[in-house]
Molecule: transfer RNA
Organism: Actinomycetota bacterium
Parts: sequence; structure tokens; C1' cells
RNA sequence: GGGCUGCUAGCUCAUCCGGUAGAGCGCCGGUCCUGCAAACCGGAGGUGCGGAGUUCAAGUCUCCGGCGGUCCA
Repeated sequence: GGGCUGCUAGCUCAUCCGGUAGAGCGCCGGUCCUGCAAACCGGAGGUGCGGAGUUCAAGUCUCCGGCGGUCCA
């Protein structure tokens, strides 16, 4: 320098051909318990790495940039 690939909740990851974002763990509250934990119930939390474009509509498609991984030179 070039090819491929990844970036989504605090963490680990889903979200098949575009149709308005979810799970587990963690966190908060409740039930239970002498208390803690466990269990059960409920809840908060992300405008999706940044920007632009296409579209009625973009996490998803296109382009530019950033960071990480991997391969080639």
C1' cells in the first nucleotide's frame, strides 16, 4: 500500500431479502427471608463509530472518513 471482515444497551452478542431495535449477564424496584443469596415479578437504559447519498422509509444499500481484527505484498 492492497483484499476481506467487524463497530448496535455498562459487558457479550442477535436483528434472513430495507418497514421504525431485542436477548443473556449486569443495574434499579417489588415479592419471599431474621438477614444475605437464590428464585419469581416488574422497570430503566441504545436515535446503531462519524458524515454524506439513495428511498415514502436505512442498523440493513452506496460513497468518504475513523478505529480494531485477519491475509497478501